Background:
The prediction has a mean pLDDT of 77. This is a predicted structure of a 95-nucleotide RNA (TPP riboswitch aptamer (THI element)) from Aeromicrobium sp. IC_218. Rfam family: TPP riboswitch aptamer (THI element). Rfam's curators write: Vitamin B(1) in its active form thiamin pyrophosphate (TPP) is an essential coenzyme that is synthesised by coupling of pyrimidine and thiazole moieties in bacteria. It was read from a public genome assembly, where an Rfam model found it. Taxonomically the source falls in Aeromicrobium (Bacteria, Bacillati, Actinomycetota, Actinomycetes).
RNA sequence: UCCGAACGGCCGGGGUGCCCCACCGACGGGGCUGAGAUCACACCCGCACACCUGAUUCGGUUCGUACCGACGGAGGGAGCCCGAUGACUGUCACG
Numbered sequence: 001u002c003c004g005a006a007c008g009g010c011c012g013g014g015g016u017g018c019c020c021c022a023c024c025g026a027c028g029g030g031g032c033u034g035a036g037a038u039c040a041c042a043c044c045c046g047c048a049c050a051c052c053u054g055a056u057u058c059g060g061u062u063c064g065u066a067c068c069g070a071c072g073g074a075g076g077g078a079g080c081c082c083g084a085u086g087a088c089u090g091u092c093a094c095g
Stems, first nucleotide, its partner, number of pairs: 001087002008081003011046004016040001017032005051076003057070004
């Protein structure tokens, strides 16, 4: 001088469905999966296992457009700083 993990700092991105009952002018309760099922200021994520498109797609499963998988080495997608280890170069000393 360069690359730059983890942690951290600041900043930013994202999702919030499905089923049953009640109500049907208004308010709600229960169940399923999940990190999170709408303000939690919580959870997850920032070069890619966040998330979106395709997609009410295809296969399985189911009460279910949920859930599991395929699609998917697809397309899109929000970052800077510090920074271990390492690499390169220079100087000095010794041989």